Background
Large-subunit ribosomal RNA, domain II from a Candidatus Altimarinota bacterium, 691 nucleotides, folded computationally. The RNAcentral record of the full RNA draws on ENA.
[in-house]
Context: one part of a larger RNA
RNA sequence: ACCAACGAGUUAGUGUAUGUGGCAAGGUUAAGACAGGUAUAGUCGGAGCCGAAGUGAAAGCGAGCCUGAAUAGGGCGAUAAGUCAUACAUACUGGACCCGAAACUAGGAGAGCUACUCAUGAGCAGGCUGAAGUGGUGGUAAGACACCAUGGAGGGCCGAACCAAUUAGAGCUGCAAGUCUAUUGGAUGACUUGUGAGUAGGAGUGAAAAGCUAAUCGAUCCUAGAGAUAGCUGGUUCUCCGCGAAAUAGCUUUAGGGCUAGCCUUGAUUAACUAUUAUACGGGGGUAGGGCUCUGAUAAGACUAGCGGGUCUUCACGGACUUAGCAAAUCUUGAUAAACUUCGAAUACCGUAUAAAUUAUUUCAAGAGUCAGACAGUGACAGAUAAGUGCCAUUGUCAAAAGGGAAACAGCCCAGACUACUAUCUAAGGUCCCUAAUUAAUAACUAAGUGGCAAAGGAUGUGAGAUUGCUGUGACAACCAGGAAGUUGGCUUAGAAGCAGCCAUUCUUUUAAAGAGUGCGUAAUAGCUCACUGGUCUAGCGAUUUUGCGCCGAAAAUCCAACGGGGCUAAGUUAUUAACCGAAGAUGUAGAUUUAUACUAAUGUUAGUAUAAGUGGUAGCGGAGCGUUCUGUAUGCCGAUGAAGGUCAAUGGUGAUGUUGGCUGGAGGUAUCAGAAGUGAAAAUGUUGGU
Repeated sequence: ACCAACGAGUUAGUGUAUGUGGCAAGGUUAAGACAGGUAUAGUCGGAGCCGAAGUGAAAGCGAGCCUGAAUAGGGCGAUAAGUCAUACAUACUGGACCCGAAACUAGGAGAGCUACUCAUGAGCAGGCUGAAGUGGUGGUAAGACACCAUGGAGGGCCGAACCAAUUAGAGCUGCAAGUCUAUUGGAUGACUUGUGAGUAGGAGUGAAAAGCUAAUCGAUCCUAGAGAUAGCUGGUUCUCCGCGAAAUAGCUUUAGGGCUAGCCUUGAUUAACUAUUAUACGGGGGUAGGGCUCUGAUAAGACUAGCGGGUCUUCACGGACUUAGCAAAUCUUGAUAAACUUCGAAUACCGUAUAAAUUAUUUCAAGAGUCAGACAGUGACAGAUAAGUGCCAUUGUCAAAAGGGAAACAGCCCAGACUACUAUCUAAGGUCCCUAAUUAAUAACUAAGUGGCAAAGGAUGUGAGAUUGCUGUGACAACCAGGAAGUUGGCUUAGAAGCAGCCAUUCUUUUAAAGAGUGCGUAAUAGCUCACUGGUCUAGCGAUUUUGCGCCGAAAAUCCAACGGGGCUAAGUUAUUAACCGAAGAUGUAGAUUUAUACUAAUGUUAGUAUAAGUGGUAGCGGAGCGUUCUGUAUGCCGAUGAAGGUCAAUGGUGAUGUUGGCUGGAGGUAUCAGAAGUGAAAAUGUUGGU
């Protein structure tokens, strides 16, 4: 990994509850017993229990009773239907759908491993060093001291056994759940070791590492409490049919959990023209927008008080006149706001009326699930008017939706799949080839492969328009010629002569025309040139501006790689037109099924026909069925003329599955209708076995 078997909503409740269901002033049997023979669950058994009456401590009385002397007052009642469990759903209490902790507690078992301790034994090749002491000799007053011997000390030295484990390598399904090789540390000691014995679970032991206490240690192992608990993860087994969510609000030691509401399902003879949509009418509003009256923000001008300056006057106060300044108020123009408003929509919302169609609405009862949402469009906020960002509102899709388009692509566009069809029409989107359908039509544009990524900015690209100037009295461009004089204008300056700078009503003259000079140039002159004028030539030439389509701006990492590809000058773009293709959409034909209504048959359920409307679906609710084991039916029926089981094939059914035949097998199986469940596996790092 595969195959097989096993594997999860059960059971109890006279301590219960709420509904559905049966019967009903009644309801119901328990233990137990019995018959019949095909009846959709037989009959008997009423013992008992609950209810229909209460009240009082009680005797008792009773729609009343008690208290009380009381006929008072007060207390409890009388006016509301219950009951059954052998049916179903849910809840409650229990392990309560199944598996799963780490842990906690109790009682025991362990020191044959290891830690430390006690008792008693054992072991340590060989070599080196040479302490104290002692002897001798020397030495001294005696000593000290020196030398030579002797001696054999030491947690001494080197190094085997033995103990350890430094470094490197090997090994790493090993030789080995810690080893091997080389190397290394200690090796008479705080040494190593045998045997016997002691100390342990919040305890021991520890030259201390939370080390070690039997391959287990920040609290051993075994058994028990025990099916601990798990708001957490995983898993939860047959079929078909109907409906079909939520990812929100409030509260929560709450935020990945829960409760109530919202949204879904089922039931009910719950109730209204109830809800919805359209139209008409009637409402309130202060958003978008607008605006500047108010509040705040804000630029300029006009005018006028006032302030400041100046002149005159006065001893002083003051007064008069005036003014390049500042300037309230007022007026004019400009301009601004989520927390401004003299204004003010569209939508939305509320109400009334009418109309339409399928009760879609409301109420009550029972069962849920949901409380992580995602993206897209629109309106805001936060952020950086960043994010496949966060957070609200609103609509849609996905979630729970397949099909067609967007090359591919949950959330975009079209469109909602009951089944079948080699039928028809369309949607979005397409029609040269890949690839179904136009190499369609008309009129333009684009030359950039723009189309088929991008900005500020830039440009005699090109099309269409607007305004305006010059022009056969000759424009624009080009060429030929002129472009002068007072004068080197004045000032300044070393110089300043059109051309460093400053000043100037920047003049005047000759002219066809010529600036006290447009640019280059010189130290300053000179020189070149322009404005301006004439000639040659000959028909359009400039300026500003709006707009369509293009151009540049344009750099990324393997390889074209920014149309899906080929390729395209339309097969690109704009406008108009016709045709076709194109989906599980619509239609057609045939069939299935659900609901409603009508009719027919039947009257216990129901069946058939017709018409109409439906039939995507996760969580989830509801309905109808298939199959397995056992029990009754069954002293029946099938079976050696071959049961169950196995296997192959045919065939019925929407399906779970049924039936039949062949072969195998070799002895049991079981219709029907009921009943009861250890009742259905592909998943749980599921369990066991096999390969």